[in-house]
């Protein structure tokens, strides 16, 4: 240089034949329980879905480009 894959919550990821409110586990915070803590239970907060542009009535999903990471190749 070329080809392929990945990027979604603080972390690990799901969600992609385009459709209605974007989710789970862990973690964090609050409450219950306890003499206190842990465990357990309940609830809550937290996301411009890597950036920009395009197609579409509608985009995490399709197209283009850029950025970051990984793998392969001479």
């Nucleotide at each position: 240089g070329c080809g392929c894959c990945u990027g979604u919550a603080g972390c690990u990821c799901a969600g992609u034949u385009g459709g209605a409110u974007a989710g789970a586990g862990c973690g964090u915070c609050a409450g219950a329980u306890u003499c206190c803590g842990g465990u357990u239970c309940u609830g809550a907060a937290g996301g411009u879905c890597g950036g920009g542009g395009g197609u579409u009535c509608g985009a995490c999903u399709c197209c283009c480009u850029c950025c970051a990471g990984g793998c392969g190749u001479a």